The part of an RNA shown here (small-subunit ribosomal RNA, 5' domain) has 542 nucleotides and comes from Salinicoccus luteus. The source organism's lineage runs through Bacteria, Bacillota, Bacilli, Caryophanales and Salinicoccus. The RNAcentral record of the full RNA draws on ENA, RefSeq and SILVA.
Context: one part of a larger RNA
RNA sequence: GGAUGAACGCUGGCGGCGUGCCUAAUACAUGCAAGUCGAACGCGCGGAUCAGGAGCUUGCUCCUGUGACGCGAGUGGCGGACGGGUGAGUAACACGUAGGCAACCUGCCCAUCAGACCGGGAUAACCACGGGAAACCGUGGCUAAUACCGGAUAAUCCUUUUCCACACAAGUGGGAGAGUUGAAAGGCGGCCUUUUGGCUGUCACUGGUGGAUGGGCCUGCGGCGCAUUAGCUGGUUGGUGGGGUAACGGCCCACCAAGGCGACGAUGCGUAGCCGACCUGAGAGGGUGAUCGGCCACACUGGGACUGAGACACGGCCCAGACUCCUACGGGAGGCAGCAGUAGGGAAUCUUCCGCAAUGGACGAAAGUCUGACGGAGCAACGCCGCGUGAGUGAAGAAGGGUUUCGGCUCGUAAAACUCUGUUGUCAGGGAAGAACGCCGACGGGAGUAACUGCCCGUCGGGUGACGGUACCUGACCAGAAAGCCACGGCUAACUACGUGCCAGCAGCCCGCGGUAAUACGUAGGUGGCCAAGCGUUAUCC
Numbered sequence: 001g002g003a004u005g006a007a008c009g010c011u012g013g014c015g016g017c018g019u020g021c022c023u024a025a026u027a028c029a030u031g032c033a034a035g036u037c038g039a040a041c042g043c044g045c046g047g048a049u050c051a052g053g054a055g056c057u058u059g060c061u062c063c064u065g066u067g068a069c070g071c072g073a074g075u076g077g078c079g080g081a082c083g084g085g086u087g088a089g090u091a092a093c094a095c096g097u098a099g100g101c102a103a104c105c106u107g108c109c110c111a112u113c114a115g116a117c118c119g120g121g122a123u124a125a126c127c128a129c130g131g132g133a134a135a136c137c138g139u140g141g142c143u144a145a146u147a148c149c150g151g152a153u154a155a156u157c158c159u160u161u162u163c164c165a166c167a168c169a170a171g172u173g174g175g176a177g178a179g180u181u182g183a184a185a186g187g188c189g190g191c192c193u194u195u196u197g198g199c200u201g202u203c204a205c206u207g208g209u210g211g212a213u214g215g216g217c218c219u220g221c222g223g224c225g226c227a228u229u230a231g232c233u234g235g236u237u238g239g240u241g242g243g244g245u246a247a248c249g250g251c252c253c254a255c256c257a258a259g260g261c262g263a264c265g266a267u268g269c270g271u272a273g274c275c276g277a278c279c280u281g282a283g284a285g286g287g288u289g290a291u292c293g294g295c296c297a298c299a300c301u302g303g304g305a306c307u308g309a310g311a312c313a314c315g316g317c318c319c320a321g322a323c324u325c326c327u328a329c330g331g332g333a334g335g336c337a338g339c340a341g342u343a344g345g346g347a348a349u350c351u352u353c354c355g356c357a358a359u360g361g362a363c364g365a366a367a368g369u370c371u372g373a374c375g376g377a378g379c380a381a382c383g384c385c386g387c388g389u390g391a392g393u394g395a396a397g398a399a400g401g402g403u404u405u406c407g408g409c410u411c412g413u414a415a416a417a418c419u420c421u422g423u424u425g426u427c428a429g430g431g432a433a434g435a436a437c438g439c440c441g442a443c444g445g446g447a448g449u450a451a452c453u454g455c456c457c458g459u460c461g462g463g464u465g466a467c468g469g470u471a472c473c474u475g476a477c478c479a480g481a482a483a484g485c486c487a488c489g490g491c492u493a494a495c496u497a498c499g500u501g502c503c504a505g506c507a508g509c510c511c512g513c514g515g516u517a518a519u520a521c522g523u524a525g526g527u528g529g530c531c532a533a534g535c536g537u538u539a540u541c542c
Stems, first nucleotide, its partner, number of pairs: 001542004006538005013387006019380002021345001026343003030340003035078003040075002043072004050065007085298003095222007104215002109211007117151004126141006158179009186203007224270003231261003236258008273295004277288004300321005323334004351377001353376003359373001360371004390420004400411004425477006434467001439462008484531001486529001487527002489511002491508001495525005505513002
């Protein structure tokens, strides 16, 4: 000199864009942060309309049926493995980089081939009874499905036998044979028939192949400290056989052999998430790993599996532990390192805000619902950038302050005064872009069908804004509200007066200053001192 997620002191006008618990991975009140689908299914409640009947104040009431639509819990499907947080652990194939898998998986999506046949038994909801303070549970009875089960059928799937080609081998590609295995007859709409049948559209469904995407595993190399850590290792190193896995492998097991690592630093201890990057530097290098992006790990602590395409699963389950809460003492409930917020710790770090309008995500045929992701607003000079606090004229060099050799000098064109402007401010008026779709309506075209509805494409129109009456624009008014901080002995730009008298005090470094004339302490005036909405101090890095 530069830099910072900074803090502290004094001061403080506006705007834009960023950033904001570095400490206790401490404990958490309250609210919200993951749901959705009635076009998979059966119930319960409400109920417009319509039909029938009864009463009669002849247009109202009641009863029965129908039941558009809405609500509720339940079965079922998909999603809760994404998104969001944190950095505790980890010195490791965790990360980075370059490769490999003849050792692997992949829901939804795309392309393509084939299929979707025949049957069955339950169960929740609900009802009844019972237990319990509650959480909830038991017994009996009824019922549905795209829930579940059985059978049939098929292959380029799987298992297995065999042949051919290629290959050193493991194996790859192709042919033939045998065996086994799957599905929802589904939902909604249209037409024709009305035998609940046929045809058709669409969304779903099953098996296979290929792709895409996402993952799993293996390997070379690379990046901390201590040798005042020198030896470490028993599933340890390798083999055979088996088990297990999506898959290779001591991953696990039985047997056999006795190996494997190490001064090119094993092992141990300490510290630490890694990287793209960021800071600094001419570079080489040194330091850092906040925000943003990629990967990893974790979710009160420890362990475990279940479901699933995917987890050993932050807002799922089970067990143990610590802690908190409820209790009828028998037993239960909970997990902010999600967004806000609270206590505590600390030098120190924000609103218990608005909205799903946009982007993205989940579900749904769609309308739409959900979304503290996200978009915004709020707070904070925490940082960077921009603007302002006026411009011109103005000497009687006013008053006043300071100083004085008492003549003057100085603050100083500074002020006042006059003229001008109006950034910003205040008031008034106008007022966006961000909106494109999806959706609705109209028209045209296309594929398909016996035909229509529906489907796909295009054009036109309609409609949708949290921010926000915000940005921005125009007009009016008034210089009206807006400058500080540090320094002034040398280094180092900037000096006098008074007070004090080795006292009180100063000090970044060195020289040092102060003991009666202190440009060095304190105050005042000044500065042809420095920066400026900041200026200094402290801490850390180069």